Predicted 3D model of a 1426-nucleotide RNA (small-subunit ribosomal RNA) from an uncultured bacterium.
Its mean pLDDT, the model's own confidence on a scale to 100, is 80.
RNA sequence: GACGAACGCUGGCGGCGCGCUUAACACAUGCAAGUCGUGCGGUGUCGAAGGCAAGUCUUACGACAAGCCUUCGACACAGCGGCGAACGGGUGAGUAACACGUGAGUAGCUGUCCUAAGGAGGGGGAUAACGCCUGGAAACGGGUGCUAAUACCCCAUAUGCCUCGCAAGAGGUGAAAGUGUACUUGCUACAGCCUUAGGGUGUGCUCGCGGCCUAUCAGCUAGUUGGUGAGGUAACGGCUCACCAAGGCUAAGACGGGUAGCCGGCCUGAGAGGGUGUACGGCCACACUGGAAUUGAGAUACGGUCCAGACUCCUACGGGAGGCAGCAGUGGGGAAUCUUGGGCAAUGGGCGAAAGCCUGACCCAGCGACGCCGCGUUGGGGAUGAAGCCCUUCGGGGCGUAAACCCAUGUUGUAGGGGACGAAGAAAGUGACGGUACCCUACGAGAAAGCCCCGGCCAACUACGUGCCAGCAGCCGCGGUAAAACGUAGGGGGCGAGCGUUGUCCGGAAUUACUGGGCGUAAAGGGCACGCAGGCGGUACGCCAAGUCGGGGGUGUAAAGUUACGGCUCAACCGUGACCUUGCAAUCGAUACUGGCGUACUGGAGUGCGGGAGAGGGAAGUGGAAUUCCCGGUGUAGCGGUGAAAUGCGUAGAUAUCGGGAGGAACGCCAGUGGCGAAGGCGGCUUCCUGGCCCGCGACUGACGCUCAUGUGCGAAAGCCAGGGGAGCGAACCGGAUUAGAUACCCGGGUAGUCCUGGCCGUAAACGAUGGGUGCUAGGUGUAGGCGCGUCAAGCGUCUGUGCCGCAGUUAACGCGAUAAGCACCUCGCCUGGGGAGUACGGUCGCAAGGCUGAAACUCAAAGGAAUUGACGGGGGCCCGCACAAGCGGAGGAACAUGUGGUUUAAUUCGAUGAUACGCGAGGAACCUUACCCGGGCUUGAAAUGCAUCUGACCGGGGCCGGGAAACGGUCUUUCCCAGCGAUGGGCAGAUGUGUAGGUGCUGCAUGAUUGUCGUCAGCUCGUGCCGUGAGUGUCGCUAGUGCCAUAACGAGCGCAACCCUCAUCGUCAGUUACAUCGGGUAAGCCGGGACUCUGACGAGACUGCAUCGUAGAUGCCAGCAAGUUGGGAUGACGUCCAAUCAGCACGGCCCUUAUGUCCGGGGCGACACACGUGUUACAAUGGGCGGUACAGCGGGGAGCUACCUGGCGACAGGGAGCCGAUCCCGAAAGCCGCUCACAGUUCGGAUCGGAGUCUGCAACUCGACUCCGUGAAGGCGGAUUCGCUAGUAAUCGCGCAUCAGCCACGGCGCGGUGAAUACGUUCCCGGGCCUUGUACACACCGCCCGUCAAGCCAUGGGAGUCGGGGGUACCUGAAGUUCGUAACCCUUCGGGGAGCGACCUAGGGUAAGACCGGUGACUGGGGCU
Repeated sequence: GACGAACGCUGGCGGCGCGCUUAACACAUGCAAGUCGUGCGGUGUCGAAGGCAAGUCUUACGACAAGCCUUCGACACAGCGGCGAACGGGUGAGUAACACGUGAGUAGCUGUCCUAAGGAGGGGGAUAACGCCUGGAAACGGGUGCUAAUACCCCAUAUGCCUCGCAAGAGGUGAAAGUGUACUUGCUACAGCCUUAGGGUGUGCUCGCGGCCUAUCAGCUAGUUGGUGAGGUAACGGCUCACCAAGGCUAAGACGGGUAGCCGGCCUGAGAGGGUGUACGGCCACACUGGAAUUGAGAUACGGUCCAGACUCCUACGGGAGGCAGCAGUGGGGAAUCUUGGGCAAUGGGCGAAAGCCUGACCCAGCGACGCCGCGUUGGGGAUGAAGCCCUUCGGGGCGUAAACCCAUGUUGUAGGGGACGAAGAAAGUGACGGUACCCUACGAGAAAGCCCCGGCCAACUACGUGCCAGCAGCCGCGGUAAAACGUAGGGGGCGAGCGUUGUCCGGAAUUACUGGGCGUAAAGGGCACGCAGGCGGUACGCCAAGUCGGGGGUGUAAAGUUACGGCUCAACCGUGACCUUGCAAUCGAUACUGGCGUACUGGAGUGCGGGAGAGGGAAGUGGAAUUCCCGGUGUAGCGGUGAAAUGCGUAGAUAUCGGGAGGAACGCCAGUGGCGAAGGCGGCUUCCUGGCCCGCGACUGACGCUCAUGUGCGAAAGCCAGGGGAGCGAACCGGAUUAGAUACCCGGGUAGUCCUGGCCGUAAACGAUGGGUGCUAGGUGUAGGCGCGUCAAGCGUCUGUGCCGCAGUUAACGCGAUAAGCACCUCGCCUGGGGAGUACGGUCGCAAGGCUGAAACUCAAAGGAAUUGACGGGGGCCCGCACAAGCGGAGGAACAUGUGGUUUAAUUCGAUGAUACGCGAGGAACCUUACCCGGGCUUGAAAUGCAUCUGACCGGGGCCGGGAAACGGUCUUUCCCAGCGAUGGGCAGAUGUGUAGGUGCUGCAUGAUUGUCGUCAGCUCGUGCCGUGAGUGUCGCUAGUGCCAUAACGAGCGCAACCCUCAUCGUCAGUUACAUCGGGUAAGCCGGGACUCUGACGAGACUGCAUCGUAGAUGCCAGCAAGUUGGGAUGACGUCCAAUCAGCACGGCCCUUAUGUCCGGGGCGACACACGUGUUACAAUGGGCGGUACAGCGGGGAGCUACCUGGCGACAGGGAGCCGAUCCCGAAAGCCGCUCACAGUUCGGAUCGGAGUCUGCAACUCGACUCCGUGAAGGCGGAUUCGCUAGUAAUCGCGCAUCAGCCACGGCGCGGUGAAUACGUUCCCGGGCCUUGUACACACCGCCCGUCAAGCCAUGGGAGUCGGGGGUACCUGAAGUUCGUAACCCUUCGGGGAGCGACCUAGGGUAAGACCGGUGACUGGGGCU
């Protein structure tokens, strides 16, 4: 895009079309094929005329008259006869076929129709209807009697046909029908009859070509193929039969299986194609299923006949009837497909001379949005923009001129009025549709909008609800508390009387590639060769004209399509013309190319001659080294083996070594990205046999060539069969090790096998993952074998092979690149998403193992290639870091402190959890803090704020009361402020009410901000340009991506470095509280004076010069120097860890609101069987104790630091100077000098406990610190393991500060004193940087992922069987029927016909055996999904 559609929601009108795709399932009822009296005889009714006439009336005449007869007319009916019924209408079952399409052909027939010619003479016998008799329930008959014809028969005639014949001709055969009408009376005309010839139409038959799937169907065929003869037919023909021959078809797909009506066309597509065959048109086939003939011009006959079968119906059980795949309609099936309508007015058909009759063909109407087309559901005005709804940053925004409202219009609608064409070439008559279309008037916005979508593809976004639920989904995928993806709403997008969904087809899909693809690595080159068929094929000339090309004619129906014009108001639809119909066959012509035939050529191919190399193949022989075994000698305790061992061998003498012997297998050096071979493959030497290749010469043949489906041969290893052989090696197997295990890797043994002969197997990563052949397209360099040139030397040239690099070109890239994967041609093989699966079934080969061929169901949304960036590696290279190593001191053991886990608890609040939590948030938990628990209170609230009302006292202060643990409650008392005389207003405070407060409640996976970590590691990026299809790259080298050099890169940003502070040197300036050279002077830096020190501000200094190595640059070394990257601090790139914190603060969303808020008392955060982290103190003599004595720095101090004095053993207390500080205060310790202790659980160690105290504080019980006396635990240097530190560092010693009433501080942050050891080095552990490599990882190795097992579900193979299906074969039986045969019976016009009987064939039925296909099946096999 399309549809004969269906389903969901919705639905105003009209036009034109379309409407059982399924059960070719079964059908009630009505209708769908009749007509002709101008073919015929009858019957009935009516009418007319004529005749007769029962009877009645009448005296009679006569009248009336049922009825009968004849003739005519009209109508009706059945029958004989004619024509039609073979058309029209339906359906698509069957059919893979001359069924269809197309083009040819002819051994044919052809009613009615047209043309032409001729004819129609004479006879005859029946029969239906009807009457009578009769059977049957019915359907339907039977007998007998009569009758007509355009029914039937005979004779005559005749062009014709047949036979004979050269012909003339002869013989044979074979026709007819009459009736009616007109005018009128026998002429003519029309309609009809017969024969012949021609035409037309229709039809039969034959042939070429064309159009489905399957080879897991490879062979099929007995009337089969042909011939002769006969029969038969309208006609050819094995169409049928007899005989003869043995043929015919098939890889260009026979035979079989499956599916299917075919075409014009229709849909799609740029086309080529692909799909399809509804409606309309052509052909075919069928008519309940199967078979058969009859009639006829035509049938093997939809609404005919016979038979068989199934089914339905009627029945009196004896028998009968029926066939909607005609139009309606019913049931059923189904997702699904209409009215038991009107009319013959038109078109067409049948009959008829005609009038006319018939016509479910047809024309119309009805139903259905099923499709296409057209129209409408209003138009204009109307607000800074109503209401309502939605959103909101609360300002506003959206629906939105949309509505209301005002003014119009009148398509459609409703009503009324008018009113067709279609009807036709004399006129008149004739309309189902239909009072329809159309026209006019009136009324009236009145009656007429929905559906889908809004994550990307794909046009259209917000809110709420939900919370991996409910759900969505075409693919990717959404949903786990902020969902543009679910549901709803608002808004928006699309289409619109429709819109979506489903199904199907084509397109996109170059994704079966003819147009128009591929095969080194993505799927794909056969393991290799030979070679039949097939395909393709060198140069020249001539002929032919099959392919090919051209011309004109034939055919290619109509419709459709395209186009021009035209008709319905337009369109859809319809009409006319033109084009198209791409094709086929014939004909005329052309001859370049292909082809055919002929002739010639040498370049392809082959032969010859002369040389050459080689692990090419086969056979026979032969050689040495080595291993093992055997014998002998020497010799002694081990050997062997491994990472280390053990098993094993060895005192019965091994290993080692010497000599001799046996046997088997393999051939060192040469040896080479060397050689040979088609591949597999081939390696000592010699001989024989033998294949191929290369070079040179250019004598010979003269296209002899290339490829190759099927086929045939070769074909590593393993394996198989038979017989040998067996040294070494060595699956299986046995031991020993390793290991968690070790059915392995390692070790000791060891059987098949490996070897030979013969025969199988036929596979492989049989690989260059690259089929073969030919030609063409830059080079360079190595190597093997030839040849030519060369002063035979280097070298040059050339051919063949074999490697590497590389241009053009090519490739998705990698790469390939004369040995192509380049440019072309020829030919074979192969591919078409992954899995299932190289599996199953079938076939075939094999002794077996198994090979070859080779699916499907089901399942997945990928599988895959190359390259890129990362990450990773028990990959590599380079290099860093207290990373290891080298050292020093610790931790892990003890006691205690502290944090954590766990446990406990009413609560033990919460957070932090590898590194990067655990003396962390905490830089101060007795109350408070405090968030937790228990209990008691409050509810606009402990604190903030708006509004309204009220009050000026509740409140607050003070006092009291008593309840209480307090909070709280009750009560008394006290007083509002400002302006104004006041009223009143404002303020303040409070109460009440209402908006709101409050929350350490949740989410650190919604966030800000801050922080940790990688890591102070050297990296992370960008612009322009180069390269690359692209991702990407943009470097390497070096202590730093520092700079420099080189450079298709040039620059830039964040990092690095530098800038800042501090320490070390110097200078300048300044000088109080510091200092002290000088002067004065003392109790005293007390005074003068200001060098040094110091203090603290500004500067200087490091920037470079020289030399060596080196292409250069960095590094490095040396010198001067206080210092040669000086050291330290601050500073932390892009980012990672969804790292940490909602409890520091802030903040979105959610939640609580007499409580999850708030107040109070008490308790808890301090629990304690345990476990871990971080610390302190120790275990002692480098020490402890006692006495004496020396020297800092950073800091702090007013509710403070406190000298000094007094008391106390002491904590401390009582006094108390100075200091808001370079001024006063805050006692340094280790050290040094002495004495003592003598190796012990101690004069070490100080836990724990008892007692007594001090201090802070409202308060030290839970739960403070300190002091004194007494007590005196563990602990004797710490397992595995582990931490810190590279110099003023570690270690050790003390001091200060923050927090703070006090303090659980042994913590943290600082300060100074004393002051080491060690670094060979980068193999290893950890972390990191750069380069490189591999990758199936990308949540990135804490990755990915394989197989069994367990469980559920699904499809499928096998399976004892079992059930069914279609077709064939053989035999038996065999209806109807054609044909043939036939004495009895019947008829006869005597020619014959019939009945009956028989024969052949045969639908169907039965029997038998087997094959094929399908369903099902206990059990069983694997597979897929979860």